[in-house]
Molecule: RNase P RNA; transfer RNA
Organism: Clostridia bacterium
RNA sequence: UGAGUAAGUCAGACGAUCGCGUCGCGUGAGCGAUGAGGAAAGUCCGAGCUCCAAAGGGCAGGGAUGCCGGAUAACGUCCGGUGAAGGUGACUUCAAGGAAAGUGCAACAGAAAUGAAACCGCCGCUUCCGCGGUAAGGAUGAAAUGGCGAGGUAAGAGCUCACCGGCGUUGCGGUAACGUAGCGCGUCAGUGUAAACCCCAUCCGGAGCAAGACCGAAGCGGGCACAAAAGGCGAUUGCCCGUCGCCGCCCGAAAUGGUGGGUCGCUUGAACGUAUCGGCGACGAUACGUCUAGAAAGAUGAUCGUCAAAUACAGAACUCGGCUUAUAGGCUUGCUCAUUUU
RNA sequence: GGGGGCGUAGCUCAGCCGGUUAGAGCGCAUGCUUGACAUGCAUGAGGUCAUUGGUUCGAUCCCAACCGUCCCCACCA
Numbered sequence: 001u002g003a004g005u006a007a008g009u010c011a012g013a014c015g016a017u018c019g020c021g022u023c024g025c026g027u028g029a030g031c032g033a034u035g036a037g038g039a040a041a042g043u044c045c046g047a048g049c050u051c052c053a054a055a056g057g058g059c060a061g062g063g064a065u066g067c068c069g070g071a072u073a074a075c076g077u078c079c080g081g082u083g084a085a086g087g088u089g090a091c092u093u094c095a096a097g098g099a100a101a102g103u104g105c106a107a108c109a110g111a112a113a114u115g116a117a118a119c120c121g122c123c124g125c126u127u128c129c130g131c132g133g134u135a136a137g138g139a140u141g142a143a144a145u146g147g148c149g150a151g152g153u154a155a156g157a158g159c160u161c162a163c164c165g166g167c168g169u170u171g172c173g174g175u176a177a178c179g180u181a182g183c184g185c186g187u188c189a190g191u192g193u194a195a196a197c198c199c200c201a202u203c204c205g206g207a208g209c210a211a212g213a214c215c216g217a218a219g220c221g222g223g224c225a226c227a228a229a230a231g232g233c234g235a236u237u238g239c240c241c242g243u244c245g246c247c248g249c250c251c252g253a254a255a256u257g258g259u260g261g262g263u264c265g266c267u268u269g270a271a272c273g274u275a276u277c278g279g280c281g282a283c284g285a286u287a288c289g290u291c292u293a294g295a296a297a298g299a300u301g302a303u304c305g306u307c308a309a310a311u312a313c314a315g316a317a318c319u320c321g322g323c324u325u326a327u328a329g330g331c332u333u334g335c336u337c338a339u340u341u342u
Numbered sequence: 343g344g345g346g347g348c349g350u351a352g353c354u355c356a357g358c359c360g361g362u363u364a365g366a367g368c369g370c371a372u373g374c375u376u377g378a379c380a381u382g383c384a385u386g387a388g389g390u391c392a393u394u395g396g397u398u399c400g401a402u403c404c405c406a407a408c409c410g411u412c413c414c415c416a417c418c419a
Stems, first nucleotide, its partner, number of pairs: 001338010012307007020035006037313001041324002044322005049208004056241004062204005067081005082096001083094004097199002102197002104193003119138002121134005146164002149161003165188001166185008212264004220252005231247006256419004271290008343415007352368004361399001370386005393407004
């Protein structure tokens, strides 16, 4: 210098004028304070909060997660490792339990598709039709029973042996996943698929702020019965049991009538900032400081000036922690590779 | 704001728990039939299975993300 890789960060600033929402002050005109995001988005996870009566038992089933350890209120998130794959490398990616519990599937092609198989080839025999042996080679396929070399053989074959791989076991290291070394096993006979059914382990009640609470307004007619029981309706994720609440029954009419008012929930919170300490890190502890939208047709804008330019994605609606997706133009830092110069 | 469903030919829909080449009806085009048209008959064209990625030997189908579209939900009695 070029190429790359990883992480962080900004998301216009200042001034003037006009305008809007909320709050406070003021009799009033008005004055003062304050006013969107890193994703406010998708609604994909996890919680707070509220109601369902606190959501009890059994059965069947459903959903989610899935290497190990940690962080956290919790999580499917995050951090640190292990293993596998990719890259020269920095580094990146992984829905990464079980296929030896069982079942299913593996189209077409191919001789044969899972404890299978002889089409060509090779070898032996032969009555020359064929029979037997053989998985080294060819051919098919996504996949053909581990690879490679030597021995061996009629030809071949873990048939035998060495090495590599696989499985088991023991020792050592590690909290663990796992790694590593030795030994044993050729009966290494069991391929792939679980984002197919399924098995194992752990977890899961439902609905959602249009949840819900309070105040106010408006608001039934007819028939039958009138005593209790039986029973009915509703809620409890599916079914059964159990429990609870309401209720005389039927019809008109739940395809109805009335109200479209107010208050609360509504923003102080697992909050934010700075410093110190602990931890590799996620994060935690302590001290000090800060208050930062809360509407209900729904505010947060417009113009001008200066700064080289100001342009991206995009607009809160109960609130948090994450994930995912969108995003102009910059800025900073670590590391890697290549080339050149010293 | 919250909850749920659906995207397959121009339109309306099938496609059975993954298997070679995605079908049907209407419509469209061409030809025959007719003096001409309608009808009828025959033939044919037309599909990035909304999009992107993943799992798998193989995806309309399974999984994830994303885009579009549709439906439901005020309170009181």